[in-house]
């Protein structure tokens, strides 16, 4: 240096519960741990989800506005370091 990824001083925190904000997806705070080596950060591409409008025989499609980075990819910063 690669990342082959064993360890965790330390870090994050799914479901669920409570509070709160939102029409909603969902966000935030507290409790809680299923997991995570970028489960740090960025909605840039794809996926998925929500709301509205239009079209449509009711499968759905298109457009707009949002959500999700713990769905995948990309960008960027960074901890540890056994074995190779």
């Nucleotide at each position: 240096c690669c990342g082959c990824g064993a360890u965790a001083c330390g870090g994050c925190a799914a479901a669920c519960c409570c509070g709160u904000c939102g029409u909603g997806a969902g966000g935030c705070g507290g409790g809680g741990a299923c997991g995570c080596a970028a489960a740090g950060c960025c909605a840039u591409g794809g996926g998925c989800c929500u709301c509205g409008a239009u079209c449509g025989g009711u499968g759905g499609a298109u457009c707009g506005a949002g959500g999700u980075u713990g769905c995948c990819a990309g960008g960027u910063u960074g901890c540890c370091u056994a074995u190779g």
About this RNA:
Model confidence (mean pLDDT): 81 of 100. Predicted 3D model of an 84-nucleotide RNA (c-di-GMP-I-GGC riboswitch aptamer) from a Gemmataceae bacterium. The model forms 86% of the base pairs in the Rfam consensus. The organism belongs to Gemmataceae, within Bacteria. The sequence was found by an Rfam model in a public genome assembly.